The prediction has a mean pLDDT of 81. A computed fold for a 108-nucleotide RNA from an uncultured Chloroflexales bacterium, annotated as SAM riboswitch aptamer (S box leader).
RNA sequence: CACUUAUCCAGAGAGGCUGAGAGACCGGCUCAAUGAAGCCUCGGCAACCCCGCUCGCUGUGAUGCGCGGAAGGUGCCAAGUCCGGCAGAGUAUUCUGGAAGAUGAGAG
Numbered sequence: 001c002a003c004u005u006a007u008c009c010a011g012a013g014a015g016g017c018u019g020a021g022a023g024a025c026c027g028g029c030u031c032a033a034u035g036a037a038g039c040c041u042c043g044g045c046a047a048c049c050c051c052g053c054u055c056g057c058u059g060u061g062a063u064g065c066g067c068g069g070a071a072g073g074u075g076c077c078a079a080g081u082c083c084g085g086c087a088g089a090g091u092a093u094u095c096u097g098g099a100a101g102a103u104g105a106g107a108g
Base pairs, nucleotide, nucleotide: 001108003106004105005104006103007102008101013042014041015040016039017038021031022030023029025085026084027083028082043077044076045075048073049072050069051068052067055066056065057064081100086097087096088095089094
């Protein structure tokens, strides 16, 4: 980098360096010198991978489903993926699905 698959209305920030941008893209709206992004340190959230099974259920059999955990690998810690973008329903607010994006796991 393209592919497969699962999830995306919950949750969780302080300090230091630095100094003007950031929220993927476009439109909106918002955040930002009362300090953006980035980097470092420490902390936290969560439970995808993971760990337990002398925890449970089904089963011939767990590799399935659930339950519990958090040592390790990722990830994340403004706003629902900040909202919309395409299609359908609907007078409108709105709803459903999709696309795109992000993250994990897998395979190339």